[in-house]
Parts: sequence; C1' cells; structure tokens
RNA sequence: GCCGAGUCACUGGGGUGCCCGACAGGGCUGAGAUCAUACCCAUCGAACCUGAACCGGGUUAUGCCGGCGUAGGAAGUGUAUCGAUGCAGUCU
Repeated sequence: GCCGAGUCACUGGGGUGCCCGACAGGGCUGAGAUCAUACCCAUCGAACCUGAACCGGGUUAUGCCGGCGUAGGAAGUGUAUCGAUGCAGUCU
C1' cells in the first nucleotide's frame, strides 16, 4: 500500500401528485406535494425514471395500498479514525 468497517468534506442525482374552494385557504398520502439555504438518494444504488393511459384492492379522488420487481435504467471521489496482520514493497 492492497483489504474490511466508517466519519467528514466536496461533488453529483431526484421528485413535487390528489380532493374541496370564487379567492384566501383547508383536507389526503409521504422524508418531501416548489417562498426549497428544505427533503431524499449516490453503485451493498426501490432516491428517482421507464414499462404505465399496466394489473388487483380501496378511495370523494390520486403515482392511496399491494403486485409488476432475483424487469430495464439511474448519480462518486477524497478522507480522519478503527479493525485485520493475509499478500506485496521498503528499511534494519
């Protein structure tokens, strides 16, 4: 140094639907439903996208729940520290 765990930094990725209402605003699910310097996720990747105007259930309604899903895609580098003592290098 390689290896395992892992913190932090920087960087990057992503979504924003449904119902009521004249407006204001209220209600539902959710981490988040665009006054966000928030929230979630980054390869051990269901964050998110596609399939999908999909299938089943339920709802006032919905991407609400389940399936689809050991389907296809999807955004990373450095590093404190700890562990291990196998391999390689160097020194004695």